[in-house]
The prediction has a mean pLDDT of 77.
Predicted 3D model of a 132-nucleotide RNA (c-di-AMP riboswitch aptamer (ydaO/yuaA leader)) from a soil metagenome.
RNA sequence: CGCCGAAUCCCUGGCCAGAAGCCAGGGAACCGGGGAACCAAGUUGUUGGGGCGAAUUUCGCGGUGGUCCCGCGAGACGCGCUGCUCUUUCAGCGCGAGCCCGUCAGCUAACCCGGCAGGCUUCAGAGAGAGG
Repeated sequence: CGCCGAAUCCCUGGCCAGAAGCCAGGGAACCGGGGAACCAAGUUGUUGGGGCGAAUUUCGCGGUGGUCCCGCGAGACGCGCUGCUCUUUCAGCGCGAGCCCGUCAGCUAACCCGGCAGGCUUCAGAGAGAGG
């Protein structure tokens, strides 16, 4: 020597005082989806099902009769932070949102499609191992 995240880098053009920033196009890297055979599965029918993401799940109570939804409480599980990075143990703290497809999707070679956003911290603990 910032952090989460795939969400970064390079080239060209435009705006611009500008090599900053923004926009458009292209490329690389990265991320995700669809999609054969083989294999797996065959039980589903509507408050359906599926996908991205840590952002799920169980029980109890209430809204509202209800297996759906919402709120509260408790538990399980998952994720992140503690300042050089990685692994690991402990301790402490925090989070479990949002969005999309549109009745449809197991896996999946070829092939096809899409994304490359957004946000945060205010002094950053201890032990072991490895490394720039």